Source information:
Predicted 3D model of a 350-nucleotide part of an RNA (small-subunit ribosomal RNA, central domain) from a metagenome.
[in-house]
Context: one part of a larger RNA
RNA sequence: CUGGGCGUAAAGCGCGCGUAGGCGGUCUGGUCAGUCGGAUGUGAAAGCCCCGGGCUUAACCUGGGAAUUGCAUUCGAUACUGCCAAACUAGAAUGUUAGAGAGGGAAGUGGAAUUUCCGGUGUAGCGGUGAAAUGCGUAGAUAUCGGAAGGAACACCAGUGGCGAAGGCGGCUUCCUGGCUAAACAUUGACGCUGAGGUGCGAAAGCGUGGGUAGCGAACAGGAUUAGAUACCCUGGUAGUCCACGCCGUAAACGAUGAGAACUAGAUGUCGGGAGGGUUUAGCCUCUCGGUGUCGCAGCUAACGCAUUAAGUUCUCCGCCUGGGGAGUACGGUGGCAACACUAAAACUC
Repeated sequence: CUGGGCGUAAAGCGCGCGUAGGCGGUCUGGUCAGUCGGAUGUGAAAGCCCCGGGCUUAACCUGGGAAUUGCAUUCGAUACUGCCAAACUAGAAUGUUAGAGAGGGAAGUGGAAUUUCCGGUGUAGCGGUGAAAUGCGUAGAUAUCGGAAGGAACACCAGUGGCGAAGGCGGCUUCCUGGCUAAACAUUGACGCUGAGGUGCGAAAGCGUGGGUAGCGAACAGGAUUAGAUACCCUGGUAGUCCACGCCGUAAACGAUGAGAACUAGAUGUCGGGAGGGUUUAGCCUCUCGGUGUCGCAGCUAACGCAUUAAGUUCUCCGCCUGGGGAGUACGGUGGCAACACUAAAACUC
């Protein structure tokens, strides 16, 4: 080099944007670089292979041929690829008119509840558990009524409902802002796909500076349980959880399933549009586009299962795997305030 793979056996980067590169729709003409064919030259000899010859055979020696799949020159072929030119609209994009949405950012605002404080009523318990105790309470608790403060989260609506590339997003209002869908047209005319490096985003925890702190609550303290109990249960409770700015860059970051495109039976639910029909209602039927589910044929699969949202049939590009342990470790390097992250072996052993 020639392979086989990546849902669960090893293996899809957490997710975007995008450079180089790779790949790329339809038609016409040109060119002939790739590609294909012919000819010529060259491709030393020996060796290998084929047909002969010489030693009594063989090894060995020797004659001829073939091969030398290559390179160069030249003459041609023009389907495909490339390049050049002209054109097209089915890919892609833009515009117009509508539509849905917890998409993002900022500001403001609302009610319920917990807690604390103040005042009233009221009296001996409350709380907690399997049972208790620690704890709170005659300095008046728990309960209940009124008032105030403050922080955090938004019951019902709520739905294998919606939006977002992923992480993720849920009270209400306003402002700024990204993406998506449908229907007809109009415009540009391949402007596309993927994407090594690069760059941005990226739950929770953690870190830095400053604030905030109602509830919850690592650590910690106490009470129980127990042979012990550095736990599970209970009473407290600090970081943290919240906000601003800056880091970290990892997760079972999961659909454990990379992105894009085409094709390949159906049935049924649901969400957002459009058209038609039938009804005059806010009910239905049919068709259609785009999401999101369930079931199921062919096919695939080791099986489980997947099955137009493929794990089916194909194409393009990227990433990754190659027995278990050692080890996602050591060393080196890069990043980070640190924690640590990324890159990534070997000896040895089974």